RNA sequence: GCCCCUAUAGCUCAAUGGAUAGAGCAGAUCACUUCUAAUGAUCCGAUGAAGGUUCGAUUCCUUCUGGGGGUA
Numbered sequence: 001g002c003c004c005c006u007a008u009a010g011c012u013c014a015a016u017g018g019a020u021a022g023a024g025c026a027g028a029u030c031a032c033u034u035c036u037a038a039u040g041a042u043c044c045g046a047u048g049a050a051g052g053u054u055c056g057a058u059u060c061c062u063u064c065u066g067g068g069g070g071u072a
Base pairs, nucleotide, nucleotide: 001071002070003069004068005067006066007065010025011024012023013022018055027043028042029041030040031039048064049063050062051061052060
């Protein structure tokens, strides 16, 4: 250089065109407890960027950016 894969919450992952983007862990508050732990309830928090297609995009297409792999 060329080809392939990948990017969703602080971390690990769902959601494959129909939307309120969901869960576990982590964090905050409250309850329980003499205190802590555990447990329960509630909350916080995300689609890499820019365009396009579509009534509708996390999903499909293009370019760019980051990461990983293959190839000479």
Transfer RNA from Candidatus Gottesmanbacteria bacterium UBA5942, 72 nucleotides, folded computationally.
Rfam family: tRNA. It is annotated as a transfer RNA.
Lineage of the source: Bacteria > Bacteria candidate phyla > Candidatus Gottesmaniibacteriota.
The prediction has a mean pLDDT of 80.